[in-house]
Molecule: transfer RNA
Organism: Parcubacteria group bacterium CG_4_9_14_0_2_um_filter_35_11
RNA sequence: GGCCAGGUAGCCAAGUGGUAAGGCGACAGUCUGCAAAACUGUCAUACGCGGGUUCGAUUCCCGCCCUGGCCU
Numbered sequence: 001g002g003c004c005a006g007g008u009a010g011c012c013a014a015g016u017g018g019u020a021a022g023g024c025g026a027c028a029g030u031c032u033g034c035a036a037a038a039c040u041g042u043c044a045u046a047c048g049c050g051g052g053u054u055c056g057a058u059u060c061c062c063g064c065c066c067u068g069g070c071c072u
Base pairs, nucleotide, nucleotide: 001071002070003069004068005067006066007065010024011023012022018055025043026042027041028040029039030038048064049063050062051061052060
């Protein structure tokens, strides 16, 4: 330098045009002699950046940045 895959909350991760699931975690509560576990509730400004298409973009198109892999 070329090609491919990826970038979504503190972490993992689903979602491929109609404003984003789930898990871990954190906090509070129930329970307990105290804890742990379990259960209930709550939490977040989460879609890498810029532009384009569209009534509407995390999703489609272009460029850039970053991460991983392959090739040279």